[in-house]
Context: one part of a larger RNA
Molecule: small-subunit ribosomal RNA, 3' major domain
Organism: Bartheletia paradoxa
RNA sequence: UGACGGAAGGGCACCACCAGGAGUGGAGCCUGCGGCUUAAUUUGACUCAACACGGGGAAACUCACCAGGUCCAGACAUAGUAAGGAUUGACAGAUUGAUAGCUCUUUCUUGAUUCUAUGGGUGGUGGUGCAUGGCCGUUCUUAGUUGGUGGAGUGAUUUGUCUGGUUAAUUCCGAUAACGAACGAGACCUUAACCUGCUAAAUAGCCAGGCCGGCUUUUGCUGGUCGCCGGCUUCUUAGAGGGACUAUCAGCGUUUAGCUGAUGGAAGUUUGAGGCAAUAACAGGUCUGUGAUGCCCUUAGAUGUUCUGGGCCGCACGCGCGCUACACUGACAAGGCCAGCGAGUUUAUCACCUUGGCCGGAAGGCCUGGGUAAUCUUGUGAAACCUUGUCGUGCUGGGGAUAGAGCAUUGCAAUUAUUGCUCUUCAACGAGGAAUUCCUAGUAAGCGUGAGUCAUCAGCUCGCGUUGAUUACGUCCCUGCCCUUUGUACA
Numbered sequence: 001u002g003a004c005g006g007a008a009g010g011g012c013a014c015c016a017c018c019a020g021g022a023g024u025g026g027a028g029c030c031u032g033c034g035g036c037u038u039a040a041u042u043u044g045a046c047u048c049a050a051c052a053c054g055g056g057g058a059a060a061c062u063c064a065c066c067a068g069g070u071c072c073a074g075a076c077a078u079a080g081u082a083a084g085g086a087u088u089g090a091c092a093g094a095u096u097g098a099u100a101g102c103u104c105u106u107u108c109u110u111g112a113u114u115c116u117a118u119g120g121g122u123g124g125u126g127g128u129g130c131a132u133g134g135c136c137g138u139u140c141u142u143a144g145u146u147g148g149u150g151g152a153g154u155g156a157u158u159u160g161u162c163u164g165g166u167u168a169a170u171u172c173c174g175a176u177a178a179c180g181a182a183c184g185a186g187a188c189c190u191u192a193a194c195c196u197g198c199u200a201a202a203u204a205g206c207c208a209g210g211c212c213g214g215c216u217u218u219u220g221c222u223g224g225u226c227g228c229c230g231g232c233u234u235c236u237u238a239g240a241g242g243g244a245c246u247a248u249c250a251g252c253g254u255u256u257a258g259c260u261g262a263u264g265g266a267a268g269u270u271u272g273a274g275g276c277a278a279u280a281a282c283a284g285g286u287c288u289g290u291g292a293u294g295c296c297c298u299u300a301g302a303u304g305u306u307c308u309g310g311g312c313c314g315c316a317c318g319c320g321c322g323c324u325a326c327a328c329u330g331a332c333a334a335g336g337c338c339a340g341c342g343a344g345u346u347u348a349u350c351a352c353c354u355u356g357g358c359c360g361g362a363a364g365g366c367c368u369g370g371g372u373a374a375u376c377u378u379g380u381g382a383a384a385c386c387u388u389g390u391c392g393u394g395c396u397g398g399g400g401a402u403a404g405a406g407c408a409u410u411g412c413a414a415u416u417a418u419u420g421c422u423c424u425u426c427a428a429c430g431a432g433g434a435a436u437u438c439c440u441a442g443u444a445a446g447c448g449u450g451a452g453u454c455a456u457c458a459g460c461u462c463g464c465g466u467u468g469a470u471u472a473c474g475u476c477c478c479u480g481c482c483c484u485u486u487g488u489a490c491a
Base pairs, nucleotide, nucleotide: 001491002490003488004487005486007485008484009483010482011481012480013479016475017474020439021438022437023436024435027324028323029322031320032319033318034317035315036314043054044053065310066309067308068307069306071304076119077118078117079116080115086113089108090107092105093104094103123298124297126296127295128294132292134286135285136284137282138281139280144183145182146181148179149178150159151158152157162174164173165172188275189274190273191272192271194242195241198239199238200237201236204233205232206231207230209226210225211224212223213222214221215220245268247263248262249261250260251259252258326432330391331390332389333388334387335386336385343377344376352371353370354369356367357366358365359364398429403424404423405422406421407420408419445467446466447465448464449463450462451461452460
C1' cells in the first nucleotide's frame, strides 16, 4: 500500500429494507437445465455474473450425435508403372434403402486429366477459451483513476485526491503544503414533450366549387363522390430555428454551494427514457461467428464431404423462466367504439403484403385488382373497454389439460400427432407452506399489436400503443457497495 475483521463512524441502493402493489413457490401445460434411459438422446454455460441463454421456436437441411452407403474436392515435388494403354465412365443381371457400375459377373468405352509409394499440403461445429486475438459479460451503475512541479519520508510511499456543508456525482462551496492539469461524471448524441412564428406539400389535410342523396323547405345541418385551373397550413409530415437557465418570490443555509414551498410555464426528480462511458482486473464466456489463430489430433475403412434413416422432443424424478386458471369487478351471446411502433415481390430464375367479389359452418379455396409504398394492404374499424341480454354460486354456462373422429394448410416428406378449424371427451385447479423476485408515475399491473426467428409453427425476445392504481418521497435494521479511522503473526 492492499486484503480481511462476528471493529468503530459516516454515506448510498427497491439487483437492500420499510409502507404497499403484482406476484413466483402449490395445479395443468409450455420451455430451459440436471438426472435417468438410449445406437444416439451432439454440445457450451452452473452463485450474483449458467438454466425462454448460445439471438438455440432443430420434421429434411441446419448437425456437431447414432446406424449405414458414396465421393476426393489427396495442391505441389521426387520416384515408379505406363501409349503393346496410366486411368475414367457404363446398360443388364446379382447386390443394395436406393435407377450409388458401391461391389461382383459380363464386356464395351476413355486416353496421360489420372494411378502406386514417399515427402508435404488441404479440410475438420475434432481437442485446448488454462496457449491466443477480437468481441461480450462482470467487478461497477457506483464515483472512481492518473501523472508534472512543489512539500513530507533513507525508502516503498504519501500529500494533491480534505475536518465540514452540499450534490445523482472526487458535483460544487469552502478549508488547505500544495499549485496547476488530464481521463471518468457532467457537457455531448438519440428519442419523447412546446411553437396559430419561418419554409412548404394532388404521397397530409382544411375551406371553398360541381354532381348525387337524407333531414328540412328562409336557409341551414349532414353523408357520398368529382381534380377542373381557387385559397390556406390549425391539425399531419420534416427542415431551419427558438425555448429551461431550477426563471421569479418566500423560507432555511457560513446568508456560500445549495435545499424546500409557491407563482408563471408545454416542460422545474440530471425535464422523462436510452446511447456513449475511465483506471485496474477476472486465468468469466466464446477455438460451435469468421477464409482470425498457435500447438496437438485426424486426414481415404476420414474427425473431410455428401446421401438415406434416426436423434437432439425419449420419462419413476429434482430445479429455473413463463402461459392458462381457480370465476359474478365474472363467463357466454349480440351490438357499439377507439391506437401506435412496423413490414411488404428479381438476386440465382422458387416470388412478398394483400383489398374486393364468389364458394364454404370454420379453417381455407377460386377469380380479379392495388402496392418496390405518407399513394396499396391500412383508418391495420386491435384487445381490454362500453351497452343490452342469458347464467346465479353449484369444480357451475368457471377451467380447458387429456383423448377420439373428420376437414384444410405449409412442405419432397407431417407417424413421435408442424399449424389451423369443427364435433365430442371435461382432468387437476376453491388463491398456494417454508422461502423468494420485481417495482416509485403515464411507473406497476391488466390488454392487445408489430417485428425478429419464419416454407409452416410463439406460451419466447425486442419494440409499440390502450386502460391505468395502492404506497414511500424515508432509513441503515437485513443484504450489499463506497469513504474515513482502527487492528492484523495475511500478501